Predicted 3D model of a 126-nucleotide RNA (FMN riboswitch aptamer (RFN element)) from Lactobacillus kullabergensis. Model confidence (mean pLDDT): 83 of 100. The RNAcentral record of the sequence draws on MGnify.

RNA sequence: UUCUUCGGGGCAGGGUGUAAUUCCUUACCGACGGUGACAAUUAAUGAUUGAAGUCCGUGACCCGCGUUUUGCGGUGGAACUAGUGCAAGUCUAGUACCGACAGUUAAAGUCUGGAUGGGAGAAGAA
Numbered sequence: 001u002u003c004u005u006c007g008g009g010g011c012a013g014g015g016u017g018u019a020a021u022u023c024c025u026u027a028c029c030g031a032c033g034g035u036g037a038c039a040a041u042u043a044a045u046g047a048u049u050g051a052a053g054u055c056c057g058u059g060a061c062c063c064g065c066g067u068u069u070u071g072c073g074g075u076g077g078a079a080c081u082a083g084u085g086c087a088a089g090u091c092u093a094g095u096a097c098c099g100a101c102a103g104u105u106a107a108a109g110u111c112u113g114g115a116u117g118g119g120a121g122a123a124g125a126a
Stems, first nucleotide, its partner, number of pairs: 001126006013025003027110002029099002031058004038050005053097002062074004079095005101113003
């Protein structure tokens, strides 16, 4: 460099109502890479494996430009407190918070749709 494969989870129960998985109550979910004072294995300071939704960055969606195919630029959510400690953004405990667009008999992180799509990236082969 080329090719192949893989590559996102989630409203149980109750209430109101003509109507809601959309409201109220309650419940549930957490993409990819990095970092990582943690954990496991090991004779080991080493090594291997796992480990963050809210730290750093990326991606989907959306907007602009473009030869409307590739691409470039923009936009883009959320965390505190206590403990331990030399040190906490990652550990322990507690309490919070966040979630594209379009649709809908009624307002959606969870239903339906664009999407049998795209994709950060992962593995393998040449």